Model confidence (mean pLDDT): 76 of 100. The RNA shown here (Bacterial RNase P class A) has 335 nucleotides. It was read from a public genome assembly, where an Rfam model found it.

RNA sequence: AUGGCGGAUCGUUCUAUCGCCCCUCACGGGGAGGAAAGUCCGGACAGGAAAGGGCAACCGCACUGCGGAAAGCGCAGCCGGGCGCAAGCUCAGGGACAACGUAACAGAAAACAACCGCCGCCUGCCUUAAACGGACGGCAAGGGUGAAAACGCGGGGUAAGAGCCCACGGGUAUCCGUGGCGACACGGAUACAGUACGCACCUGCGGCCUGCAAGGUCAUGUAUACCGGCAGAUGAGGGCUGCCCGCCCGAUGCCGGGGGGUAGACUGCGUAGAUAAAUGAUAGAAACCGGAUGAAAAUCCGGCACAGAAACCGGCUUACAGAUCCGCCAUUUUU
Numbered sequence: 001a002u003g004g005c006g007g008a009u010c011g012u013u014c015u016a017u018c019g020c021c022c023c024u025c026a027c028g029g030g031g032a033g034g035a036a037a038g039u040c041c042g043g044a045c046a047g048g049a050a051a052g053g054g055c056a057a058c059c060g061c062a063c064u065g066c067g068g069a070a071a072g073c074g075c076a077g078c079c080g081g082g083c084g085c086a087a088g089c090u091c092a093g094g095g096a097c098a099a100c101g102u103a104a105c106a107g108a109a110a111a112c113a114a115c116c117g118c119c120g121c122c123u124g125c126c127u128u129a130a131a132c133g134g135a136c137g138g139c140a141a142g143g144g145u146g147a148a149a150a151c152g153c154g155g156g157g158u159a160a161g162a163g164c165c166c167a168c169g170g171g172u173a174u175c176c177g178u179g180g181c182g183a184c185a186c187g188g189a190u191a192c193a194g195u196a197c198g199c200a201c202c203u204g205c206g207g208c209c210u211g212c213a214a215g216g217u218c219a220u221g222u223a224u225a226c227c228g229g230c231a232g233a234u235g236a237g238g239g240c241u242g243c244c245c246g247c248c249c250g251a252u253g254c255c256g257g258g259g260g261g262u263a264g265a266c267u268g269c270g271u272a273g274a275u276a277a278a279u280g281a282u283a284g285a286a287a288c289c290g291g292a293u294g295a296a297a298a299u300c301c302g303g304c305a306c307a308g309a310a311a312c313c314g315g316c317u318u319a320c321a322g323a324u325c326c327g328c329c330a331u332u333u334u335u
Stems, first nucleotide, its partner, number of pairs: 001331010012286007020031004033306001037317002040315004045211004058207005063077005078093001080091004094202002100198004115143002117139004122134003151169002154166003171192009215267004224259001226257006237249004288303006
């Protein structure tokens, strides 16, 4: 210098004019974000009779340590797989001895392995042997299939073979030592030998439902449960009809008390705030980015992301123009 990895931060600023919302008598003061987003996880608060406890079912989570109110949260680490030359990134993680399930395709067989093959013995053909065929039996060494074939490899052994035996190495279980808070690592001893994965199985922890349109308070618009008083078939009240008369209908009407409760208001609710919902517009200057002209200084033009509170808090995830800082890796060049 180029390319990359990890972490942190900012994410326009100033002035003028005109506006918007909230508080205040007024003066005056306050007014979007790192994600306000998705509404995924946890909480607080509230209601559901009790919302406390136990059991069952169902759901979620599951390596270790620390942090945290908690979390499908954060940081650091362990073990295994994958990617990268590297810095580093990424995925998985409780138990399963027994019992249960699965092991697609291919393959004889996927866990009581004989397809090809190797070997023994008997036998047919035949005098015998070999070769070939048949019956019985042994064999996981070789071939072939597969993601995976009964631990790898070498030697011994054998009829042929085989952890059958041995050396080296690997695996599982138990125990011991050393290091580490721990997951675990390293070393040693003993024993063992049909694989891998998984669940609706087992263990531990957590979880009731609904969500601020939760919920609470006040409430004489109208109607009215219930109670009391008065009037009323000797006509309450209504219609024709604004009033009187008249005609018609025919059992309620008025007053007071009173509970629940609608609209609404207040509260929940905040140093933005809620109400169909303000947080803006214009002009100028500056910063940054791109382009053009120019030797340069500079000038001109264009751009400046994602988005935008709606009850609150802690996380996660997703979107994002551009800028800055720190640490590290690889390659090349120079000293």